[in-house]
This record gives sequence, structure tokens and C1' cells, in this order.
RNA sequence: GCGGGUGGCCAGGUGGCCGCUGGCUGGGGCUUCGGCCCGUAAUCCAGAGGAAAGUCCGGGCUCCACAGGGCAGGGUGCCGGCUAACAGCCGGCGGGGGCGACCCCAGGGAACAGUGCCACAGAAAGCAAUCCGCGCCCCCGACGUAAGUCCGCGGCGUAAGGGUGAAAGCGUGCGGUAAGAGCGCACGGUCUGCGGCGGCAACGUCGCUUUCGGCAAACCCCACCUGGAGCAAGAUCAAAUGGCAGGCGCAGCGGCUGCAAAGCCGCCGGAGGGUGACCCGCCCGAGCUUGCUGGUCGAUCGCUCGAGGGCGCAAGUAACUGCGCUCCCAGAUGAAUGGUCACCACUGCGGGGCUGGCAACGGCUGCGCAGAACAGAACCCGGCUUAUCGCUGCCCGCUGCU
Repeated sequence: GCGGGUGGCCAGGUGGCCGCUGGCUGGGGCUUCGGCCCGUAAUCCAGAGGAAAGUCCGGGCUCCACAGGGCAGGGUGCCGGCUAACAGCCGGCGGGGGCGACCCCAGGGAACAGUGCCACAGAAAGCAAUCCGCGCCCCCGACGUAAGUCCGCGGCGUAAGGGUGAAAGCGUGCGGUAAGAGCGCACGGUCUGCGGCGGCAACGUCGCUUUCGGCAAACCCCACCUGGAGCAAGAUCAAAUGGCAGGCGCAGCGGCUGCAAAGCCGCCGGAGGGUGACCCGCCCGAGCUUGCUGGUCGAUCGCUCGAGGGCGCAAGUAACUGCGCUCCCAGAUGAAUGGUCACCACUGCGGGGCUGGCAACGGCUGCGCAGAACAGAACCCGGCUUAUCGCUGCCCGCUGCU
């Protein structure tokens, strides 16, 4: 210098102008003097994230359900620890990948309880199998009277070799055989059980013994865990329109039509309403009103002080925990947190100056141009995953120069 691995940090700053959301003070009203309500935006204060995202896990909180047990369904699955909890984190173990730093694993079941699957290719993919090859001991076949010969396009044996495939049934070597084969033996791999030693344990190691396709994020079996819905949860107030109960009024008289119910006309009366500052007057006139109750539009609470942030100390390898001090850090809801200008800072590129080093290669300074991501709270936390600008520590490999 190049490539790679693994951690940490940041997410532009200041000022002017124009806006947005929440709040303190100043204003007004009520008050049982505790406070509450209304209204304004002049001054002042505060105003997105590391992921606010995906909504994939876990918990708080709220409402509903719930004797107990079982079945079904769902989830988890090496060991120890952490935590409110987890499919999370930390530390180990085992397996796999990489030259390495380091990374990945849903990692219970001798897939010996059972069912099932193994695409394509291939003769054959599971009570294994003969396409080529190899062999002729045995059975058959052909030839020969026979002894015997042949194995070719028959037959039998054979899983060593070739070929197919992700995978052909442990690997290498020796023996063995007609040729071969865990068929036998040695060493090694895998797996089971027993014993010794080490470790809290997973497990490691040694000895003896046992097994030999893969798949359980296929059904299944075993062990453990497990109610449902979600802030549009839920609670309060409450227009309009309703429900129930009460009060007042629509009275009364005459005539006409009609079987009746009812309708029309006239006289007199009429709660309430309109006009109007109010009274009288004038007009309309069959509903008006009180209490309780339901809850739509809407409003308020829930709502942000919390498993909270920062610093220090202590215990621990660490995750995490304890103690002390300190800080208050958005609460919108047709949903604010923005726009613009100037200067500074940052990064990249270009060309210039100064400078360090023997060199490879760097450092400083000022000029011009360009760039500055992903994305945006919506009840709150702990995680995971995904997106993304830049800076930087340590480590690994290769290479150049001295």
C1' cells in the first nucleotide's frame, strides 16, 4: 500500500428572517381558597431515531374469560449463567467452514417404536441392485463317444474397478478367493453401553464392548412451557336524535259529511314560540317542560418519571447487578418538530506552496468544484431483523521498500 476480520463513536455547528407543536409568566372568569376553567402567543423554554422502520419474538399496562384434571392446538429443544420475560444476551461444549483474524449451526431421538420421503440422472435410491467390467468354483446351456473345451448375443457368481448421482451402503492396507466382498485381521472414523480419571454440567480422555446410507424447520416420539384480544385497549363528559317516568297544554260549545273511526267550518279559549332591550300590541300555534337513562358527532383522561439517562465506586471473565451523586429528555391526533440565506466545520477530486523520511510513502496549509445517507415518533419498554452517511481502535493475510 492492497484485501479481509471484529469492536467503538457520530448522525453537522452558529447566527439572521419567515413559520409549526407543547409549556412557564403576564390577561379574564369561578371558588368550599386547596385549586379549576377559558383565552392569547408578545417575551422566554423545550421539540424525532439509531434504526422512530418491519411488526418477527418477549414483557409492562388495560379489558374479557377462568374450580381441578385430561385431550386437541401452538411454541421451545447441547450445558451453565443473566433477566420482568424471551425464539434474546454472556461464557463454555460439540460439529462445520476459512491459510488466518474469525465466522456459521433449530445442536433432544444409535432415524434399532411406527408411518413416510429421497427430484433429475442411473440397471438399481431400501425386505438393495449387474449397464459396462471381472470370474467360471457351483447349477444350467452349446460342442464332444469320452477325458474335456467355450463363455460369445444363454446361465450363474461378484459391489473390487468404470459410469450415473447430493447420496450406491464406513476409509486405507494386508490376508483371503475362481473373481470378489467387514468375509477375517491391523490402524483409523462413526455410534451405543459399562468402568477409571478430569469438569457444577454439556463434554473430554483412557480401556473394554457394540453399530455402520441420508432426512424429524416430514408425520411422529420424549421433555418442558403455554387463556384471548389489544391504546381503534379501557374510562369520563356529552350536541343532535332516542328510551322510561312525571307535570302542563291540545279545552269547551254549535253546525255539516260519514255505518263508524274521523274530517271540515264557525264562536270562544290555548302551554309555548317569533318580532322586540323590556311591557302592550301583532303573527304563528300542538306540543312544551322536569328527572333518570342509553350513547352517535365531538371533547377530555389514559399520555408519558420510566425494568429511565449520565457519571463514579464495588462484585463478576462477561451478560448483568448493587450503592452513591446528578439530570428531566416530544406528546402531536386531517397528525407539529420545517423552509431559506450567510459563515464555519467534514469528506472526495483537481492543480499549487511548505515540509518529514535513505526509500516505499506520508504531514501541514490555502484555492476551485462537487457531495452529505437511510429514514420520520403515535401507550411504553427489552430484543431480533432489515436500510444507511462518515470517522476510528485492535487483529489477520498478501505485497513493496529500507